This is a predicted structure of a 104-nucleotide RNA (TPP riboswitch aptamer (THI element)) from Marininema mesophilum. It was read from a public genome assembly, where an Rfam model found it. Its mean pLDDT, the model's own confidence on a scale to 100, is 76. It matches the Rfam family "TPP riboswitch aptamer (THI element)". On this family, see Edwards and Ferre-D'Amare, Structure 2006: "Crystal structures of the thi-box riboswitch bound to thiamine pyrophosphate analogs reveal adaptive RNA-small molecule recognition". Rfam describes the family as follows. Vitamin B(1) in its active form thiamin pyrophosphate (TPP) is an essential coenzyme that is synthesised by coupling of pyrimidine and thiazole moieties in bacteria.

[in-house]
RNA sequence: AUUUUCCACUAGGGGUGCAUCGAUGGAUGCUGAGAGAGGCGAGGCCUUAACCCUUUGAACUUGAACUGGUUGAUACCAGCGGAAGAAAGUGGGGAGUGGUACCG
Numbered sequence: 001a002u003u004u005u006c007c008a009c010u011a012g013g014g015g016u017g018c019a020u021c022g023a024u025g026g027a028u029g030c031u032g033a034g035a036g037a038g039g040c041g042a043g044g045c046c047u048u049a050a051c052c053c054u055u056u057g058a059a060c061u062u063g064a065a066c067u068g069g070u071u072g073a074u075a076c077c078a079g080c081g082g083a084a085g086a087a088a089g090u091g092g093g094g095a096g097u098g099g100u101a102c103c104g
Base pairs, nucleotide, nucleotide: 001097002096003095004094005093006092007091008090009089010088011054012053013052014051017030018029019028020027021026036048037047038046039045040044060085061084062083066079067078068077069076
């Protein structure tokens, strides 16, 4: 100098579903990393915790109440599809490779 990897800090992005009972207060179960808590002019918003992700971007959104399989349903598998979008900087450590200088 370069490659790779890890960590920290700061900043930011994201989702919160399905089923049954029940009846507006919730309970139970399922999947998942995550389905939490609080508040409110309440069926949706806001704040916040945890979790995941941040361009090397399949976190997440759209197409999509999509297509086939599958499930009690969501989920899941395959397709659509690397299709269209999507949030980053700083510092430090380890390892590899190469170069230069000095010493022997």